Model confidence (mean pLDDT): 89 of 100. A computed fold for a 478-nucleotide part of an RNA from an uncultured bacterium, annotated as small-subunit ribosomal RNA, 5' domain. It matches the Rfam family "Bacterial small subunit ribosomal RNA". The literature on the family includes a 2002 paper in BMC Bioinformatics by Cannone et al., "The comparative RNA web (CRW) site: an online database of comparative sequence and structure information for ribosomal, intron, and other RNAs". The full RNA is in RNAcentral, with records from ENA and SILVA.
Context: one part of a larger RNA
C1' cells in the first nucleotide's frame, strides 16, 4: 500500500457501489414460468335472438410454443474442464435469403357423461365428441438410400366482404448457437518409481447428429514413464485484482467469458437442444400427512426462519424503462431487471461557521512566584446560511399514451450561528512534555524494552502532535 473484513470507541449529510468468506446445513410462509380462443370440442354466468342459433366473458381440458434461457451456487473436477491458436466426421427450434409443393380420404382420444374404488393423493371401467392430434393413399425439382436396375419419404389450416395476413411440408444457403478433435500454457509432493489387460494397434460390426476401443467379437502385443508416468495432496478456469520502477508474488469478492451442480447415487423419456434447479422413474438418508393400507417434499432462486460463526441485509414498491416467453394484437407472465429499505462496510464530496477581535478577561496547568501557558482561543463587532428547519414550485428518465423510483432530484421565498467531533498517540524506532498518584506493586508493550520513592515508558490531569466522520486494533496479501 491493499481488503467482501471483524472487534473497540465515536458517529452529521449526499452520490455511487458492495453486503454468508463459516454449514453444497435443516427449513415455516409467500411469491420466482407462463402464454395463446386468429388451432380445437365442451361446462358456468351475461347480452341479443327470426327460437335455429348468435355474440361476449370465465373455467378447466386438448393441441401449439415455451419451460435446456434468464436467476443461484462453487460441493466435485489436475480433466482438452479452462486460456489461446488450429481441425474435420457433425446438428441447429425461433429469425433472414432463394425455390418448390400445401391433392384425396380415414381413425383415435381428453374434456363431458354414467358406474365403480380410495382416508387421502388419486385411480379404473362403460359410452360421447373436436382439432393446426394421429395414420394410410396421391404427388416428389432438389432430398434420402442403391447391386445404377431402382427404391423411400411430404404438408393444416385459422383470419379477413375482399385484396391479403399468419402458418404448414420438403429442398439449398446464411446468421447466430452447439457437439468433437488436436498444439501450446498455467498448482505441490519422488518420504508416490514403476503404471496399464478394453490395456495399445488392427480387420469386421453395433451406436451417435459425428469421429473415435465409444460399445462388441476376432488377431496382434503392444501403450505410458526421471522432459516426472501411477499414486497422494490441494483447487472451480480465464479476462482480471492487489501489490512492485519493473522483473515478479499473491489473490479470482462484485461485473463479464467458460465449465460444473441442484437433498446423495443411479437412470432414461420428451424434445432442435436436457439425461433436465422449481420434470418423470428407481435406491438412499431426512422430514411432514395418515382411516396405518399408503402418500407428499427438496430455498446453491427472491425474501425470510433457525443453527454454525468474529461477521454478511427487508418475508419491501413496480412492471415505469432495459430484456426475455406466449400471442396477428390488445394484453398477459417476469423477486431478471428497475427502484426504495437496512449497515460508516468501501470510495469519493461537504458540513460542523467566515473576517475581525487584549502586552492577553474567567477558570484550568505549570511555576525559579517574576511570570509562562490554555491562547484570537473565548467573550463582543461585523457577516454569510453550505447544511438544517418551514413554505411554494417541480422534473428528466417516455420518439403517440402509460413512470415504480417520487412531491424524489432540482429551483425559489423566509428563519436563524443556528442541528453536528471524535479516535489514536506523545522513552527509541516516530511527530508530540510537563506535573500528581504508584513503589518489580497496579499496570505498559510491534521491537529494544519501562515500573524495586522524584517514572517524559503505568494510571490520572494539564498540554502538545497525527489523522477526521471517522479513529484505532486483529486477520490477510504484496
Nucleotide at each position: 500500500g491493499a481488503c467482501g473484513a471483524a472487534c473497540g470507541c465515536u458517529g452529521g449529510c449526499g452520490g455511487c457501489g458492495u453486503g454468508c468468506c463459516u454449514a453444497a446445513u435443516g427449513c415455516a410462509u409467500g411469491c420466482a414460468a407462463g402464454u395463446c380462443g386468429c388451432a380445437c370440442g365442451c361446462a358456468g354466468a351475461c347480452a341479443c335472438u327470426u327460437c335455429g342459433g348468435u355474440g361476449u366473458u370465465u373455467g378447466a381440458g386438448u393441441g401449439g410454443c415455451g419451460c435446456a434461457c434468464g436467476g443461484c451456487u462453487g460441493a466435485g473436477g489436475a480433466a482438452c474442464a479452462c486460456g489461446u491458436g488450429g481441425g474435420a466426421a457433425c446438428c441447429u427450434g425461433c429469425c433472414c435469403g432463394c425455390u418448390u409443393g400445401u391433392g384425396g380420404g380415414g381413425g383415435a382420444u381428453a374434456a363431458c357423461c354414467c358406474g365403480c374404488c380410495g382416508a387421502a393423493a388419486g385411480g379404473u371401467g362403460a359410452g360421447c365428441u373436436a382439432a393446426u392430434c394421429c395414420c394410410g393413399c396421391a404427388u416428389a425439382c432438389g432430398c434420402c438410400c442403391u447391386u445404377c436396375g431402382g427404391g423411400g419419404g411430404a404438408a393444416a389450416g385459422c383470419c379477413g366482404c375482399a385484396a391479403g395476413g399468419c402458418g404448414c411440408a420438403g429442398g439449398c444457403g446464411g446468421a447466430g448457437g452447439g457437439g468433437c478433435c488436436c498444439g501450446c500454457g498455467g498448482c505441490c509432493c519422488a518420504u508416490c518409481a514403476g503404471g496399464u489387460u478394453g490395456u495399445u494397434g488392427g480387420c469386421g460390426g453395433g451406436g451417435u447428429a459425428a469421429c473415435g476401443g465409444c460399445c462388441c467379437a476376432c488377431c496382434a502385443a503392444g501403450c505410458c514413464a526421471c522432459u516426472g508416468a501411477c499414486g497422494g495432496g490441494u483447487a472451480g478456469c480465464u479476462g482480471g485484482u492487489c501489490u512492485g520502477u519493473g522483473a515478479g508474488g499473491a489473490c479470482a469478492a462484485c461485473c463479464a467469458g467458460c465449465c460444473a451442480g441442484a437433498c446423495u447415487g443411479g437412470g432414461a423419456c420428451u424434445g432442435a437442444g436436457a439425461c433436465a434447479c422449481g420434470g418423470c422413474c428407481c435406491a438412499g438418508a431426512c422430514u411432514c400427512c395418515u382411516a396405518c393400507g399408503g402418500g407428499a417434499g427438496g430455498c446453491a432462486g427472491c425474501a425470510g426462519c433457525a443453527a454454525g460463526g468474529a461477521a454478511u441485509u427487508u418475508u419491501c414498491g413496480g412492471c415505469a424503462a432495459u430484456g426475455g416467453g406466449g400471442g396477428c394484437a390488445a394484453c398477459c407472465c417476469u423477486g431478471a431487471c428497475c427502484g426504495a429499505g437496512c449497515a460508516a462496510c468501501g470510495c469519493c464530496g461537504c458540513g460542523u461557521g467566515g473576517a475581525g477581535g487584549a502586552u492577553g478577561a474567567c477558570g484550568g496547568c505549570c511555576u525559579u512566584c517574576g511570570g509562562g501557558u490554555u491562547g484570537u482561543a473565548a467573550a463582543c463587532u461585523c457577516c454569510u446560511u453550505u447544511u438544517c428547519g418551514g413554505g411554494a414550485g417541480g422534473a428528466a428518465g417516455a420518439u403517440a399514451a402509460c413512470g415504480a423510483c417520487g412531491g424524489u432530484a432540482c429551483u425559489c421565498c423566509c428563519g436563524g450561528a443556528a442541528u453536528c467531533a471524535g479516535g489514536c498517540u506523545c522513552g527509541g524506532c516516530u511527530a508530540a512534555c510537563u506535573c500528581u498518584g504508584u513503589g518489580c506493586c497496579a499496570g505498559c508493550a510491534g521491537c529494544c524494552g519501562c515500573g524495586g520513592u522524584a517514572a517524559g515508558a503505568c494510571a490520572g490531569a494539564g498540554g502538545a502532535g497525527c489523522c477526521a466522520a471517522g479513529c484505532g486494533u486483529u486477520g490477510u496479501c504484496c